[in-house]
Molecule: Bacterial RNase P class A
Organism: Nocardioides sp.
């Protein structure tokens, strides 16, 4: 100084005006009361992802809720955590000269499938050029002892060559007609069986030993291990309707109206009321509980008010533990709850960056993107800015 690799932050800022929303207060109007209107005032008011719904929960219901089978999910080893397909830290494979990153990371000797195309041959497979020995046949050289060739049957071989992505160990030796772990020696692999080091997944080492047992399971599948189910449009409170019935209480013309209050929308069909219609328990099933009504169609009311709805596995700060992930203690803070859905407009000024310039200045530009019950994660998107560590290269003291 240049180039890579990880992790964090910030993403306009002042300042006036005008106009939003929850809430508190103070004043006024209206109301029997609740409540509501309007003035004025003061905190406080969209995110690092609010996105995606890919996971986990917390909460609510079903519901007190078994067993089996099926289906989903997950895949080293040890820690974290409410939990988790998250997160650290390690091991091993794999990329990289390194920081670092990647990883559907148990099993192919349980079974079944698949390896196109080439090649002879792709899993207990195989003879395409090849090499060797026999037999025939043919000519050549000859020192007449034989030598080497070429053609055809027949037989023996995977050492060499080729095909592929991948060829049934590797290099040397020693045998062989020619050759092969057919034998050795060394090496990888696979077992076996020990020794040391770690909590462990695994490293390191010694001794034997058939000699040698492809690849995909992000293909069905096996093997461990986990797992009710729905979802704030969960779910409750009141208030209101419908034909209507009951019930109490004044009146009174004894069956009428007033007013209050409980249960409750009307008609058909079908089955049922303990010889159980229906319903619960994830899809199936067993069983075991609920149950006087339920299912189904045609028609009818309501469709507003309020909870749930913001204090949390919470945030910040200091300190103890721990390599970290996160954990303890103590301080401290209280920061949208909307509900056809709030945060905007105008000026001026300053900040970043980009370009041109007559070094006065001008012009452009300033990202992704908007809560809705809440929280912990991944995964996607973001102009431009800053900060700290690491790793290679080069110069220079």
């Nucleotide at each position: 100084u240049g180039g890579g690799c990880u992790g964090g932050c910030c993403g306009g800022g002042c300042g006036a005006c005008c106009g939003c929303g929850u809430c508190g207060c103070c004043g006024u109007c209206c109301u029997c009361a609740c409540g509501g209107g309007c003035g004025g005032u003061g905190c406080c008011g969209a995110g690092g992802a609010a996105g995606g719904u890919c996971c986990g929960g917390g909460c609510u219901c079903c519901a007190c809720a078994g067993g089996g089978c099926a289906a989903g999910g997950u895949g080293g080893u040890g820690g974290g955590u409410a939990a988790c397909c998250c997160c650290c830290a390690c091991c091993c494979g794999g990329g990289g000269c390194a920081a670092c990153c990647c990883g559907c990371g148990g099993g192919a000797c349980a079974g079944u499938g698949c390896c196109a195309c080439a090649g002879a041959g792709a899993a207990c497979a195989g003879a395409c050029c090849g090499c060797c020995a026999c037999u025939g046949c043919c000519g050549g050289c000859u020192u007449c002892g034989g030598c080497a060739g070429g053609c055809a049957g027949c037989g023996g071989u995977a050492a060499g060559g080729g095909u592929g992505a991948a060829a049934c160990g590797g290099u040397g030796g020693a045998g062989u007609a020619a050759g092969a772990g057919c034998c050795c020696a060394c090496c990888a692999g696979c077992g076996a069986c020990c020794c040391g080091g770690g909590c462990a997944a695994c490293c390191g080492g010694a001794u034997c030993g058939g000699c040698u047992c492809g690849g995909c399971a992000a293909a069905c599948c096996c093997c461990a291990c986990c797992u009710g189910g729905a979802g704030c449009a969960a779910g409750g409170u009141c208030a209101a309707g419908a034909a209507g019935u009951c019930c109490c209480g004044u009146g009174c013309c004894u069956g009428c109206a007033c007013g209050g209050g409980a249960c409750g929308c009307g008609c058909g069909c079908a089955c049922g009321u303990u010889c159980g219609a229906g319903g619960g328990c994830u899809g199936c099933u067993c069983g075991c509980c609920c149950g006087a009504g339920u299912g189904c169609g045609c028609g009818g009311g309501u469709a507003g008010a309020c909870c749930g709805c913001u204090g949390g596995a919470g945030a910040c700060u200091g300190u103890c533990g721990g390599u970290a992930a996160c954990g303890g203690c103590a301080g401290c803070c209280g920061u949208a709850g909307a509900u056809g859905g709030a945060u905007g407009g105008u000026c001026g000024c300053c900040c970043c960056c980009c370009g041109g310039c007559u070094c006065g200045c001008c012009g452009g530009g300033g990202a992704c993107a908007g809560a809705a019950c809440c929280c912990g994660g991944c995964c996607u998107a973001c102009a431009g800015g800053c900060c700290a560590g690491c790793c290679c290269a080069u110069u220079c003291g």